[in-house]
C1' cells in the first nucleotide's frame, strides 16, 4: 500500500410513526424517536433500477452500483 475480518475502545449515522414547513406528487428540511447500519459518508451527468408527473416534471444513494475513508486485527 492492497485485500479480508470484526465493532472490543473512542465514537458516528438515524428507519417507521407523529408534529410543523415546502411541494401537483414522489419526496425534502426541522423536531421527536430508534428499526437498523462497518461506510446508512459522497455521487442522480459513470451506469442500472425504483417512485412521481400531462410532460427528460421532479425525486430516491437506508435498492444494486461507482468513488472516497476511520479503529483494531489477519
Nucleotide at each position: 500500500a492492497a485485500c479480508g475480518u470484526u465493532a472490543c475502545c473512542c465514537g458516528g449515522c438515524a428507519a417507521a410513526c407523529c408534529c410543523g414547513u415546502c411541494g401537483a406528487a414522489a419526496g425534502a428540511c426541522g423536531g421527536c424517536g430508534a428499526c437498523g447500519c462497518a461506510a446508512a459518508g459522497c455521487u442522480a451527468c459513470a451506469g442500472g433500477g425504483c417512485c412521481u408527473u400531462c410532460a427528460c416534471u421532479g425525486g430516491c444513494a437506508g435498492c444494486c452500483a461507482g468513488u472516497u475513508g476511520c479503529a483494531a486485527u489477519g
Predicted 3D model of a 74-nucleotide RNA (c-di-GMP-I riboswitch aptamer) from Coriobacteriales bacterium OH1046. It matches the Rfam family "c-di-GMP-I riboswitch aptamer". Rfam links the family to the GO term cyclic-di-GMP binding. About the family: GEMM was predicted in a large-scale screen for bacterial structured RNA regulatory elements. The sequence is in RNAcentral, with records from Rfam. Model confidence (mean pLDDT): 84 of 100. The model forms 94% of the base pairs in the Rfam consensus.